[in-house]
Molecule: c-di-GMP-I-GGC riboswitch aptamer
Organism: Chloroflexota bacterium
């Protein structure tokens, strides 16, 4: 520098359930374990989700748009790193 077939020591933790926070998306903790070689870290680019507030509309409280809110377990990028194998 390349690589992740098998292995060792470990690590993380989807769905679902409970509690709490939040308008929601979602988050945190506990249980759980589908998976993961960066499923460590960073919202930089794209993407996705939500719409409290705001704007427009019009009307029985509805509809549309909007991120300043989220998602890193959607893709790319940046950065750090364990073990094995190959050079």
């Nucleotide at each position: 520098g390349g690589u992740g077939a098998a292995a060792a020591g470990g690590g993380c933790a989807a769905a679902c359930c409970c509690a709490c926070c939040g308008a929601a998306a979602g988050g945190u903790g506990g249980g759980g374990g589908c998976g993961c070689a960066a499923a460590g870290c960073c919202a930089c680019a794209g993407g996705u989700c939500u719409a409290a507030g705001g704007u427009u509309u019009a009307u029985u409280u509805g509809a549309a748009c909007u991120a300043u809110g989220a998602c890193g377990g959607c893709u790319g990028g940046g950065u750090u790193g364990c073990c094995g194998c190959c050079g």